RNAcentral holds the full RNA, with entries from ENA. Small-subunit ribosomal RNA, 5' domain from an uncultured prokaryote, 536 nucleotides, folded computationally.
[in-house]
Context: one part of a larger RNA
RNA sequence: GAUUGAACGCUGGCGGUAUGCUUAACACAUGCAAGUCGAACGGCAGCGCGUCCGUUUCCUUCGGGAAACAGAUGGCGGCGAGUGGCGGACGGGUGAGUAAUGCGUAGGAAUUUGCCUUAAAGUGGGGGAUAACCCGAGGAAACUCGGGCUAAUACCGCAUAAGCUCUACGGAGUAAAGCAGGGGAUCUUCGGACCUUGCGCUUUAAGACGAGCCUACGUCGGAUUAGCUUGUUGGUGGGGUAAUGGCCUACCAAGGCAACGAUCCGUAGCUGGUCUGAGAGGACGAUCAGCCACACUGGGACUGAGACACGGCCCAGACUCCUACGGGAGGCAGCAGUGGGGAAUAUUGGACAAUGGGCGAAAGCCUGAUCCAGCAAUACCGCGUGUGUGAAGAAGGCCUUCGGGUUGUAAAGCACUUUCAGUAGGGAAGAAAGGCCCAGAGUUAAUAGCUCUGGGAGUUGACGUUACCUACAGAAGAAGCACCGGCUAACUCUGUGCCAGCAGCCGCGGUAAUACAGAGGGUGCGAGCGUUAAUC
Numbered sequence: 001g002a003u004u005g006a007a008c009g010c011u012g013g014c015g016g017u018a019u020g021c022u023u024a025a026c027a028c029a030u031g032c033a034a035g036u037c038g039a040a041c042g043g044c045a046g047c048g049c050g051u052c053c054g055u056u057u058c059c060u061u062c063g064g065g066a067a068a069c070a071g072a073u074g075g076c077g078g079c080g081a082g083u084g085g086c087g088g089a090c091g092g093g094u095g096a097g098u099a100a101u102g103c104g105u106a107g108g109a110a111u112u113u114g115c116c117u118u119a120a121a122g123u124g125g126g127g128g129a130u131a132a133c134c135c136g137a138g139g140a141a142a143c144u145c146g147g148g149c150u151a152a153u154a155c156c157g158c159a160u161a162a163g164c165u166c167u168a169c170g171g172a173g174u175a176a177a178g179c180a181g182g183g184g185a186u187c188u189u190c191g192g193a194c195c196u197u198g199c200g201c202u203u204u205a206a207g208a209c210g211a212g213c214c215u216a217c218g219u220c221g222g223a224u225u226a227g228c229u230u231g232u233u234g235g236u237g238g239g240g241u242a243a244u245g246g247c248c249u250a251c252c253a254a255g256g257c258a259a260c261g262a263u264c265c266g267u268a269g270c271u272g273g274u275c276u277g278a279g280a281g282g283a284c285g286a287u288c289a290g291c292c293a294c295a296c297u298g299g300g301a302c303u304g305a306g307a308c309a310c311g312g313c314c315c316a317g318a319c320u321c322c323u324a325c326g327g328g329a330g331g332c333a334g335c336a337g338u339g340g341g342g343a344a345u346a347u348u349g350g351a352c353a354a355u356g357g358g359c360g361a362a363a364g365c366c367u368g369a370u371c372c373a374g375c376a377a378u379a380c381c382g383c384g385u386g387u388g389u390g391a392a393g394a395a396g397g398c399c400u401u402c403g404g405g406u407u408g409u410a411a412a413g414c415a416c417u418u419u420c421a422g423u424a425g426g427g428a429a430g431a432a433a434g435g436c437c438c439a440g441a442g443u444u445a446a447u448a449g450c451u452c453u454g455g456g457a458g459u460u461g462a463c464g465u466u467a468c469c470u471a472c473a474g475a476a477g478a479a480g481c482a483c484c485g486g487c488u489a490a491c492u493c494u495g496u497g498c499c500a501g502c503a504g505c506c507g508c509g510g511u512a513a514u515a516c517a518g519a520g521g522g523u524g525c526g527a528g529c530g531u532u533a534a535u536c
Base pairs, nucleotide, nucleotide: 001536002535003534004533006532007531008530009529010528013383014382015381016380017379018378019376020375021341026339027338028337030336031335032334035086036085037084040083041082043079044078047077048076049075050073051072052071054069055068056067057066058065059064093294094293095292102219103218104217105216106215107214108213111211112210116207117206118205119204120203121202122201123200124158126156127155133148134147135146136145137144138143164173165172166171178199179198180197181196182195183194186193187192220266221265222264227257228256229255232254233253234252235251236250237249238248239247269291270290271289272288273284274283275282276281296317297316298315299314300313319330320329321328322327347373349372350371351370355369356367357366358365359364386416387415388414389413396407397406398405399404420477422472423471424470425469426468430463436456437455438454439453440452441451442450443449480525481524482523483522484521485506486505487504491520492519493518494517495516501508502507
């Protein structure tokens, strides 16, 4: 000099863009952060509509109609709880552990991959249960148990069976599920069959995306750590895995690593990058992006395409809470927020409008991801705090050799301007869609339905009192901080008297201190300025 996720002191007008627990991976009150699908299913608690029945009142053309109330009814829109499907393995957080099962770069072969794309083939015929519900029982609760009824895209056989699997090449084995929309003939038990379209389902092949595995090289300090290792190193047989392999096991051999630093100890998430530097290098790894690891501590598996799973399960432990003392409940290193620790780090905010994600045919629902707003001069950038004129060089202050000098065009005065802030009015873009209507093409028996393409009208904004523009008033609301002995830009007076104090180094202070304290003046930077800490 540059820099910082900074802190502290004094001061503080506005805006934009970023950033904001570096310490206790300490403990957590409360709310929210993962749901969705009725176009898989039985149902119907609640809401709305319809229908039926009854009562009352009113009207009546005497047929009936209207209103209110009570009841019944899954018939319709829908839907709490439940079965089932998909998603809760993404997104979000943290850096404890890890010095190599990690990361970075470059390769590799013995694998898998839900949803998605392409292609081929199929989607036949049956069965038995079970939740919800009803009844009963136990329990303080959490919840649990028994009996009975019922559905499915839940579950299980049968058939079919290759380009799949196994094979001794003779053969053997293995699958599926329906739902929704529309419809001219024909049939019909009036439910539908049947045809067709879309979405599904099963098998196989290929792709894409993702994941697992292996190898080489690189990856902090310590030798006041020199030897380490027995599933250890290799082989054979077997097991296990999606897959190779001591991954596991039995037997056999006695190997394997190491001064080119094994082993041990300490420290540490790694990288793209960031800071500095002319570079070489050095230091660091906040925000953003990629990978890894973890989810109260330790262990374990289940389900699943994928987990050994942050807001899933089981066991043990510590801690907290409830309890009828028998037994139960919990996990903020998600977003806010609280206590604690600390020099120190924000709101228990708004919205799904946009982008993206999950589910769904869609409408849509959910989304503390995200987008915004709030707080903080924490950082960077921009703007303002007025402009011109004005010598009687005013008054006051300070200094003085008492003549004057300086503050100083500074102020006042005069003439202007109105950025920003304030008040009022106008006002983009972020919005394109989806849905609706029309036309064409495709599919089809079809002008229906569906899909695609084109056109049209209209709708959807948290931010938001938005950005921006215009008008109004008035210099009106807006300057401090550090320093002035040398290094180092900037000097005098008063007080103090080795005291009080200053200090980055040299050093100042013991009666004229440009070095302490105050004042006047000056220098530097400026909404900041200094100090401390840290890096180059």
Its Rfam family is "Bacterial small subunit ribosomal RNA". The prediction has a mean pLDDT of 87.